[in-house]
Molecule: c-di-GMP-I-GGC riboswitch aptamer
Organism: Sulfurovum sp.
RNA sequence: AUUGAAAAAGCUAAACCUAUUGUGAAGUAGGGACAGAAAGUCAUGGGUCUUCAGAAGAUCGCCAGACUACCAAUA
Numbered sequence: 001a002u003u004g005a006a007a008a009a010g011c012u013a014a015a016c017c018u019a020u021u022g023u024g025a026a027g028u029a030g031g032g033a034c035a036g037a038a039a040g041u042c043a044u045g046g047g048u049c050u051u052c053a054g055a056a057g058a059u060c061g062c063c064a065g066a067c068u069a070c071c072a073a074u075a
Stems, first nucleotide, its partner, number of pairs: 001074004011036002016031006034061001040067003044064003047059005
């Protein structure tokens, strides 16, 4: 520098359950593990969703983009 799940140090944690916040989409904490090679961060563009309907909000584990990072293999 390129590539990616074969192996593996380590990491995250879907559904579901409990508590809690919110009108809601959902968030947070604990349990749990379907999965993930950026499932790390950022709502910038698109998508989806919510609402008290006005443009405000949710989602980065929907896609794209930006920035950063672990491991392994190859050169």